[in-house]
């Protein structure tokens, strides 16, 4: 120093242009003598960051960044 990838909740991860979701895990209730298990329910995110395109951007484009891989 080039190339590709990825980067959404604590974790693992969907979501390919129109108000962001699942599991798992926290919390609270119900069941229990109690723990579990099971059931039902809240909380938790301005999508790594910053510009452009658009009526509208997690999403398409640049830059920047950090992780991995690949060349050299």
């Nucleotide at each position: 120093g080039g190339g590709c990838g990825a980067u959404u909740a604590g974790c693992u991860c969907a979501g390919u242009g129109g108000u962001a979701g699942a599991g798992c895990g926290a919390c609270u209730c119900u069941u229990u003598g109690a723990c579990g298990u099971a059931g039902a329910g809240u909380a938790g995110g301005c999508c790594g960051a910053a510009g452009g395109u658009u009526c509208g951007a997690u999403c398409c484009c640049u830059u920047c960044a950090u992780c991995g891989c690949c060349c050299a």
This is a predicted structure of a 72-nucleotide RNA (transfer RNA) from a Patescibacteria group bacterium. Its mean pLDDT, the model's own confidence on a scale to 100, is 82.